[in-house]
RNA sequence: AACCCGGCCUUGCGCGGCAGGACGCUUCGAACCGUGUCAGGACCGGAAGGUAGCAGCACUAAGUUGCUUACUGGGUGCCGCAGGUAAACCGGGUUUCA
Numbered sequence: 001a002a003c004c005c006g007g008c009c010u011u012g013c014g015c016g017g018c019a020g021g022a023c024g025c026u027u028c029g030a031a032c033c034g035u036g037u038c039a040g041g042a043c044c045g046g047a048a049g050g051u052a053g054c055a056g057c058a059c060u061a062a063g064u065u066g067c068u069u070a071c072u073g074g075g076u077g078c079c080g081c082a083g084g085u086a087a088a089c090c091g092g093g094u095u096u097c098a
Base pairs, nucleotide, nucleotide: 001095002094003093004092005091006090007089009084010083011082012081013080014079015077016076018073019072020071022069024067025066028063034059035058036057037056042051043050044049
């Protein structure tokens, strides 16, 4: 000096991670002001009975906790697989010349 291999770089896919909203399940979740049931008390009634209904209890809305599933996204990864690679750079090898 030439060439070759690998790295760097780059593309796609896979896996993982992160973020997002969604289905489902789940936790909590309404003083006044959700629904149901409404002790006591109140009201109507001669009575039987009825009416509204606080607290309590149960459930639920908005929302909220966690999880599963599939999906979407990237300035995501000491990851895996398969490609690309003009020039430069890094590591190694071969040959030639001095």